The RNA shown here (transfer RNA) has 72 nucleotides and comes from a Candidatus Woesearchaeota archaeon. It matches the Rfam family "tRNA". The family's RNA type in Rfam is transfer RNA. The prediction has a mean pLDDT of 83. The sequence was found in a public genome assembly. NCBI's taxonomy places the organism under Archaea, Nanobdellati, Candidatus Woesearchaeota.
RNA sequence: GAGCCCGUGGUCUAGUGGUAUGACGUUUCCCUGACUUGGAAGAGGUCGCAGGUUCGAUCCCUGCCGGGCUCA
Numbered sequence: 001g002a003g004c005c006c007g008u009g010g011u012c013u014a015g016u017g018g019u020a021u022g023a024c025g026u027u028u029c030c031c032u033g034a035c036u037u038g039g040a041a042g043a044g045g046u047c048g049c050a051g052g053u054u055c056g057a058u059c060c061c062u063g064c065c066g067g068g069c070u071c072a
Stems, first nucleotide, its partner, number of pairs: 001071007010024003018055001026042005048064005
C1' cells in the first nucleotide's frame, strides 16, 4: 500500500429498515441470627465519528477513526 471482517450500557452479547435483547456486574427491597444461595424492582445505551438515501437508519451507501486476519 491492497483485500476482507469487526466496533451496540461497566464487561460479553442478540437484533441487519419501524420506540435496542439477554447474561454477568451494580443499586434498593424481601428472605436469614448473619453470609451465601434464592425472589422482586430500579438505574445505566445519543448503537465508533461525520455526511447521504428513506416517511423512518443500529441495520443500506460514502468518507474517516480504532481493532483483527490475509497478501505485497